[in-house]
RNA sequence: UUCUUAUCAAGAGAAACCGAGGGACAGGCCCUAAGACGUUUCGGCAGCAGAUUUGUUUAACCGCAAAAACUGUGCCAACUCCUGCAAAUGCAAAAGCGCAUUUGGAAGAUGAGAA
Numbered sequence: 001u002u003c004u005u006a007u008c009a010a011g012a013g014a015a016a017c018c019g020a021g022g023g024a025c026a027g028g029c030c031c032u033a034a035g036a037c038g039u040u041u042c043g044g045c046a047g048c049a050g051a052u053u054u055g056u057u058u059a060a061c062c063g064c065a066a067a068a069a070c071u072g073u074g075c076c077a078a079c080u081c082c083u084g085c086a087a088a089u090g091c092a093a094a095a096g097c098g099c100a101u102u103u104g105g106a107a108g109a110u111g112a113g114a115a
Stems, first nucleotide, its partner, number of pairs: 001115008013042005021031003025084004043076003047073004052067005080107001085104007
């Protein structure tokens, strides 16, 4: 980097440095010199995988539930900030577009596995 698969409405910020953009992309909307973004330190969260403990079940495993944050990762503005494509329904409208909701999809992010 690509492929497969699961999840994405919950949760969790301070200090120092730096100095102008940042929120993946486009549109919107927002954050930002009262210092964002980024980096470092400390702190925190508990999503995924593994290990552990407890409960339950069992002949035993497996499974299920919970705890804790041990290991590998991840994360700590806003639902993935919202919408991107399609369908259904409703509203408006009366010539062709719009608005809202829902569902699915795309894109993206993270984990696990593979090449």
Molecule: SAM riboswitch aptamer (S box leader)
Organism: Planococcus sp. CPCC 101016